Background:
A computed fold for a 75-nucleotide RNA from a Flavobacteriales bacterium, annotated as transfer RNA. The source organism's lineage runs through Bacteria, Pseudomonadati, Bacteroidota, Flavobacteriia and Flavobacteriales. Its Rfam family is "tRNA". Its family is annotated with triplet codon-amino acid adaptor activity in the Gene Ontology. The family's RNA type in Rfam is transfer RNA.

[in-house]
RNA sequence: GCGCUUGUGGUGAAAGGGAUAUCACAGGAGCCUUCUAAGCUCUUAUUCCAGGUUCGAAUCCUGGCAGGCGUACCA
Numbered sequence: 001g002c003g004c005u006u007g008u009g010g011u012g013a014a015a016g017g018g019a020u021a022u023c024a025c026a027g028g029a030g031c032c033u034u035c036u037a038a039g040c041u042c043u044u045a046u047u048c049c050a051g052g053u054u055c056g057a058a059u060c061c062u063g064g065c066a067g068g069c070g071u072a073c074c075a
Base pairs, nucleotide, nucleotide: 001071002070003069004068005067006066007065010025011024012023013022018055026044027043028042029041030040031039048064049063050062051061052060
């Protein structure tokens, strides 16, 4: 360089093109408890970037960026 693949809260993962993107952990507040832990309730925070297709995109397409895998060249 070329091909394939992945990118979603702070972390790890879900989400057949369709309502307000879900769950767990984590952070914050409260309940409970003699206290702590555990448990329970509430809450904070997210689709890598830019375009395109579509009535509608996290999802499909194009380009870019970043990671991973494979491969070519290295006179």